[in-house]
RNA sequence: CCAGAUGAUAACAACGAGAGAUAUCCACUAGGGUAGCCGAAGAAGCAAUGUAAAAGAUGCCAAUUUUUUUACAGAAACUUUCAGGCAGAAGGAUCGUUGUUUGAUGGAACUCUGAAGAGCCCGUAUAUGCGGCGCCGUAGGAGAAAUACAUUUUAGUGUAGAAACUCUCAGGCAAAAAUACAGAGGA
Numbered sequence: 001c002c003a004g005a006u007g008a009u010a011a012c013a014a015c016g017a018g019a020g021a022u023a024u025c026c027a028c029u030a031g032g033g034u035a036g037c038c039g040a041a042g043a044a045g046c047a048a049u050g051u052a053a054a055a056g057a058u059g060c061c062a063a064u065u066u067u068u069u070u071a072c073a074g075a076a077a078c079u080u081u082c083a084g085g086c087a088g089a090a091g092g093a094u095c096g097u098u099g100u101u102u103g104a105u106g107g108a109a110c111u112c113u114g115a116a117g118a119g120c121c122c123g124u125a126u127a128u129g130c131g132g133c134g135c136c137g138u139a140g141g142a143g144a145a146a147u148a149c150a151u152u153u154u155a156g157u158g159u160a161g162a163a164a165c166u167c168u169c170a171g172g173c174a175a176a177a178a179u180a181c182a183g184a185g186g187a
Stems, first nucleotide, its partner, number of pairs: 001107003010101008022035005036086003042082001043080003049073009110185005119133001121132004134173003140169001141167003147160005
């Protein structure tokens, strides 16, 4: 600063959207063996930060401030790959809608910290420009299912309609920076 008792947030149910990753042998309905792989049920790990104890510095002493060590607490779409998964179905983090319950917060901005992916490609110029080929998806942008509204005359049309899904316009492809998201914090 914006939204919110004309109901924030949360829970449950339903409807809809929802990625990734393989072969081979034996059984042949699921399954079992061998060797590979995925990360989005669940689970586990920790950064800043906080608390406690011990030792030191500051201070005449005490207080205050601060350094180191140890322990505990400490999030995520990161990490691990225990569990789960790798035709379809089912499941599925997450997202929207409808209904019921609840009843006051929620979001953005600022600071600190963590935070993935993809060519240090070739030529020219000297990493930020230009040209060529190839790729990524986590700033921003675009798309639309359930559904809502309007219309029309009973089934269509129009408008609106979310995301971590899709596209890859923009952006990016050593490090740094940036970065959705996540935790902490103050004015």